[in-house]
RNA sequence: GGAGUAGGUUAGGUAAUCGCUGUUCUCAAUAGAUGAGAAUAGAGGAAAGUCCGGGCUCCGGAGGGCAGGGUGCUCCGUAACGCGGAGGAGAGGUGACUCUACGGAAAGUGCAACAGAAAAUACACCGCCCCGCUUUUCAUGAGCGUGGUAAGGGUGAAAAAGUGAGGUAAGAGCUCACUGCUUUCUCUGGUGACAGAGGAGGCUGGAAAACCCCACCUGGAGCAAGGCCAAAUAGGGAAGCGAUUGAGGAUGGCCCGUCCGAUGCUUCCGGGUUCGGCCGCAUGAGCCUGUCGGCAACGUCAGGCCCAGAUAAAUGAUUACCAUCUCUUUAGAGGUACAGAACCCGGCUUAUUAUCUGCUCCGGUU
Numbered sequence: 001g002g003a004g005u006a007g008g009u010u011a012g013g014u015a016a017u018c019g020c021u022g023u024u025c026u027c028a029a030u031a032g033a034u035g036a037g038a039a040u041a042g043a044g045g046a047a048a049g050u051c052c053g054g055g056c057u058c059c060g061g062a063g064g065g066c067a068g069g070g071u072g073c074u075c076c077g078u079a080a081c082g083c084g085g086a087g088g089a090g091a092g093g094u095g096a097c098u099c100u101a102c103g104g105a106a107a108g109u110g111c112a113a114c115a116g117a118a119a120a121u122a123c124a125c126c127g128c129c130c131c132g133c134u135u136u137u138c139a140u141g142a143g144c145g146u147g148g149u150a151a152g153g154g155u156g157a158a159a160a161a162g163u164g165a166g167g168u169a170a171g172a173g174c175u176c177a178c179u180g181c182u183u184u185c186u187c188u189g190g191u192g193a194c195a196g197a198g199g200a201g202g203c204u205g206g207a208a209a210a211c212c213c214c215a216c217c218u219g220g221a222g223c224a225a226g227g228c229c230a231a232a233u234a235g236g237g238a239a240g241c242g243a244u245u246g247a248g249g250a251u252g253g254c255c256c257g258u259c260c261g262a263u264g265c266u267u268c269c270g271g272g273u274u275c276g277g278c279c280g281c282a283u284g285a286g287c288c289u290g291u292c293g294g295c296a297a298c299g300u301c302a303g304g305c306c307c308a309g310a311u312a313a314a315u316g317a318u319u320a321c322c323a324u325c326u327c328u329u330u331a332g333a334g335g336u337a338c339a340g341a342a343c344c345c346g347g348c349u350u351a352u353u354a355u356c357u358g359c360u361c362c363g364g365u366u
Stems, first nucleotide, its partner, number of pairs: 001362009012322007020042009044338001048349002051347005056222004063256004068218005073087005088102001089100004103213002108211002111206001125153002127149003131145005161179006180203010226279004236269006248260003286305005292299002323336005
């Protein structure tokens, strides 16, 4: 100097004037609504996506079960999670580091294009061997048939674990040695996933992001939730079921249970109100600083702070100076990414400006 990798910060600043919204105070005002003045606060790290988890609200029944759905190595954290931290195993990378849809294929069913004889009970394409027959001069060679074989060759991503030796008519874990994979047992270390060492058994692969099996979790709907006020009308008409031996109903589906239920219930037609007002609505699993514990995520304790609440939608405009970038030139001009809260919070994912730090590799110089 270049390339990479992991983590952090930032998202222009200050002042004045004017404008908008909330809160508080004062004055006026018919109680209020409303108006004026003053003070003070006012859009993000992702507010985006709506992918997860909750808080909160309602369903009196949210109880039991089935189906359905979700997660899937271990331990810890958290209100909880499919999230975070630390590890294990496997894979990628020269490396710093990164990724994993990471339980089970000896429960069962199904699947793998093309090529190939054949894709898991391997039906043998070219081959190899024994025996028999034919031809040829006995043999050799060539052809046919029964039987044996999967070591060699070919196809393929993958062909039944590999190498070597023995053995065989020819071969094959058929036998042996070493290695590999796998099931299980013992010892050592670890909370654990696992790691190391040794013994016994086996040699038929892939994939469950196929169905499936196993373990754990799971009520539903959602702020357009829900509550209050105001206003208005016709409780009108028809059909069906039923009346305690129970019609019908009770927030995903089905069953059981429980409860409500008779001037009942269900369905259809018709009529009235309405884009009305107020609450919910921001003090929170909140934020900041420090001590202690912990590898860390995070937690205890102490102190400090209050930091939008609009409702067709406020959070802005102008001027000056400073900062930064670009261009032209001695001073001027123009800009500064992704992008706007709507019940709230914890995550994940995506978009993106500028800058800082640690580490790794390559090249050069001293």
This is a predicted structure of a 366-nucleotide RNA (Bacterial RNase P class A) from a Nitrospinota bacterium. The source organism's lineage runs through Bacteria, Pseudomonadati and Nitrospinota. It matches the Rfam family "Bacterial RNase P class A". By type it is a ribozyme. Rfam links the family to the GO terms dimeric ribonuclease P complex, ribonuclease P activity and tRNA processing. A source record names the gene rnpB.